[in-house]
């Protein structure tokens, strides 16, 4: 230097063109005298940055960064 993977809430993944969800954790309220547990709700992420394609991009091109892993 080059090849293929990845990048979405605090973690850790899903979502292969119509304004983004699951599961721990986190808040609150209930059930219990209480705790532990279970149930119901609820905040939090405009999806790594930048262009571009389209009516309309997390999802397609392309550039870039940073991680991984091969190959020289």
């Nucleotide at each position: 230097g080059g090849g293929c993977c990845g990048u979405u809430g605090g973690c850790g993944c899903a979502g292969u063109g119509g304004u983004a969800g699951c599961g721990c954790g986190c808040c609150u309220c209930g059930a219990u005298g209480g705790c532990a547990u279970c149930g119901a709700g609820g905040a939090g992420g405009c999806c790594g940055c930048g262009g571009g394609u389209u009516c309309g991009a997390u999802c397609c091109c392309c550039g870039c960064a940073c991680g991984g892993u091969c190959c020289a």
Predicted 3D model of a 72-nucleotide RNA (transfer RNA) from a Candidatus Parcubacteria bacterium.
The sequence was found in a public genome assembly.
Its Rfam family is "tRNA". The family's RNA type in Rfam is transfer RNA.